[in-house]
Molecule: RNase P RNA; transfer RNA
Organism: Clostridia bacterium
RNA sequence: CGAGUAAGCCAAGUGACCGCCCCGUGAAAGCGGGGAGGAAAGUCCGGGCUCCACAGGGCAAGGGUGCCGGAUAACGUCCGGCGGAGGCGACUCCAGGGAAAGUGCAACAGAGAGAUACCGCCCCGCGUUCAGCGGGGUAAGGCUGGAAAGGCGAGGUAAGAGCUCACCGGCGGCUUGGCAACUUGUCCGUCAUGUAAACCCCACCCGGUGCAAGAUUGGAAUGAGAGCAUUGAAUGGCGGCCCGUCACGCUCUCGAUAAUCGCUUGAGCCCGUCGGCAACGACAGGCCUAGAUAGAUGGUCACUCAGGAUCCGCAAGGAUUUGGACAGAACCCGGCUUACGGCUUGCUCGCAUA
RNA sequence: GGGGGCGUAGCUCAGCCGGUUAGAGCGCAUGCUUGACAUGCAUGAGGUCAUUGGUUCGAUCCCAACCGUCCCCACCA
Repeated sequence: CGAGUAAGCCAAGUGACCGCCCCGUGAAAGCGGGGAGGAAAGUCCGGGCUCCACAGGGCAAGGGUGCCGGAUAACGUCCGGCGGAGGCGACUCCAGGGAAAGUGCAACAGAGAGAUACCGCCCCGCGUUCAGCGGGGUAAGGCUGGAAAGGCGAGGUAAGAGCUCACCGGCGGCUUGGCAACUUGUCCGUCAUGUAAACCCCACCCGGUGCAAGAUUGGAAUGAGAGCAUUGAAUGGCGGCCCGUCACGCUCUCGAUAAUCGCUUGAGCCCGUCGGCAACGACAGGCCUAGAUAGAUGGUCACUCAGGAUCCGCAAGGAUUUGGACAGAACCCGGCUUACGGCUUGCUCGCAUA
Repeated sequence: GGGGGCGUAGCUCAGCCGGUUAGAGCGCAUGCUUGACAUGCAUGAGGUCAUUGGUUCGAUCCCAACCGUCCCCACCA
């Protein structure tokens, strides 16, 4: 210098003028203070909080997670390991339990798809001298396919075959190390296809509802019109079903369009010390940081800053111009995912020079 | 703000416990029928199954992300 990889940081600043929302003060005018994000987004997970009967009985279904250990309020998140995959490497990725509990599926092709004899090889018989026919053996070779009954070599055999043996792989038992996933060594046997983001099995977890939840006060007319059904059932609510219980004609149009609370102090933020490899935890100190309800957080001007372009200059630098992405709180937190501009640092590989 | 559903031909919809080739009606094009038109008959074109990944031998279908669109939730927003 080039190519890559991982982590972190910022999200323009200051001033003036005109506006918007909230709080305080004030009789008022006014004055003082505060006013978006790393994703406020998607609403994909997990909680707080809320009501439902804070949950009447029975039955069982449904959903989710999935190597091991830890963190956490909890999680599908995070951290550290294990195993596998990719990369020369730094490093990254993995819905990563069970297919020897059972069932289903594996189209087309191919002889044959969980079981198989089409070609070939070998033996026997007929026939005959070389084709052919019939019976049998064989999974070594060919073909098809994503996948063909462990791989390879030797022995063996009529030809072959874990039929036998060595090595490798896989399964199981014992064993070394480890809390564990797993791993080390050894023995045995010749075996078992794939698919569980198919049903399923195993282990663990989950009640529903979402601030338009809901509470209080007040107001109101459980209003008016039209259409359709009709008297024991249907329908709806109460967690999916049954029982039980409660409510009750249904649909459309018009009319009517309150306030306050919930609401922002919270698993909160900053800094330090200690424990831990880390996620994180403990302790001490400091801080208060939007709260609207058709929904504020904006606009103009000046100067400066990161960055880009052009020109001048050997260079340091100077001049002109341009210019800041994605986006926009609505009950609140912890994550994930997606969108997106710039800067810095560590590490890896390659090349060049000293 | 919160909750739920749906994206398949120009339009309206099938296909969904994965299996070669994705169908139907209307519409469109061409030809026949007619003096001409309509109707009728025949033939044909037209699809990134919204998009992007993953699982699988194989995806419209299963899973995830993302985009678009529709519906529902209030006595007094």